[in-house]
A computed fold for a 75-nucleotide RNA from an uncultured delta proteobacterium, annotated as c-di-GMP-I riboswitch aptamer. Model confidence (mean pLDDT): 90 of 100.
RNA sequence: CUCCGAUAAAGGCAAACCAGAGGCGACUCUGGGACGCAAAGCCACGGGCCACAAGUUGGUAGCCGGGCUGCCGAG
Numbered sequence: 001c002u003c004c005g006a007u008a009a010a011g012g013c014a015a016a017c018c019a020g021a022g023g024c025g026a027c028u029c030u031g032g033g034a035c036g037c038a039a040a041g042c043c044a045c046g047g048g049c050c051a052c053a054a055g056u057u058g059g060u061a062g063c064c065g066g067g068c069u070g071c072c073g074a075g
């Protein structure tokens, strides 16, 4: 450095749901809360799905693929 992911260690994130806020909406943000996650960190490039005021329009990265970056070191 690469592959890999352990009854390791230190940590991290946060589903559903609830409250408040934004949005036509999908959904998003903040707080609570944990179903889970070795990238559940970031990117809308391809596919899927969802939304609408229907387009050179939005959303979803915790749907799949891809790209970039990252902690640890049983193997």
Base pairs, nucleotide, nucleotide: 003075004073005072012037013036017032018031019030020029021028022027035062041068042067043066045065046064047063048060049059050058051057052055